[in-house]
Molecule: transfer RNA
Organism: Vulcanimicrobiota bacterium
RNA sequence: GGCAGGGUAGCUCAGGGGUAGAGCAGGAGACUCAUAAGCUCUUUGUCGGGAGUUCAAAUCUCCCCCCUGCUA
Numbered sequence: 001g002g003c004a005g006g007g008u009a010g011c012u013c014a015g016g017g018g019u020a021g022a023g024c025a026g027g028a029g030a031c032u033c034a035u036a037a038g039c040u041c042u043u044u045g046u047c048g049g050g051a052g053u054u055c056a057a058a059u060c061u062c063c064c065c066c067c068u069g070c071u072a
Stems, first nucleotide, its partner, number of pairs: 001071007010024004018055001026042004048064005
């Protein structure tokens, strides 16, 4: 350099046109002599950046950045 996959919450990842979610973590409550575990409730996102298509883009198209693998 070429090809492929990926970038979404603090972390691990879903979601592939119609208001962005789960688990873990964090906070609160109840329980307990107390702590932990378990239970209930709950906060949090410029969806890597820019442009385009569309009534509507995390999702489709193009360019760029970064990561991983294969190949030369």